[in-house]
The RNA shown here (transfer RNA) has 76 nucleotides and comes from Candidatus Susulua stagnicola. Its Rfam family is "tRNA". By type it is a transfer RNA. The sequence is in RNAcentral, with records from ENA. The coordinates come from a structure-prediction model, not an experiment, and the mean pLDDT is 80. The source organism's lineage runs through Bacteria, Pseudomonadati, Candidatus Omnitrophota and Candidatus Susulua.
RNA sequence: CGGGAGGUGGCGUAGCUCGGAUUAGCGCACUUGCAUGGGGUGCAAGGGAUCGUGGGUUCAAAUCCCACUCUCCCGA
Numbered sequence: 001c002g003g004g005a006g007g008u009g010g011c012g013u014a015g016c017u018c019g020g021a022u023u024a025g026c027g028c029a030c031u032u033g034c035a036u037g038g039g040g041u042g043c044a045a046g047g048g049a050u051c052g053u054g055g056g057u058u059c060a061a062a063u064c065c066c067a068c069u070c071u072c073c074c075g076a
Stems, first nucleotide, its partner, number of pairs: 001075007010028004020059001030046006052068005
């Protein structure tokens, strides 16, 4: 420098194909309560992400388009 894959709560991951009206879902973790003498564990409830950054298209964008940025892989 060229090509490809990826960036979504603390961590991991789905949703992107075909844009749509439930509050961006799930697992783990976290907080509170209950059960237990306590721990572990179980049950119930709860908080937390605006979707890598910026711009564009649209009535409407995590989703489509453009640029940039970061990580990984391949090639030179």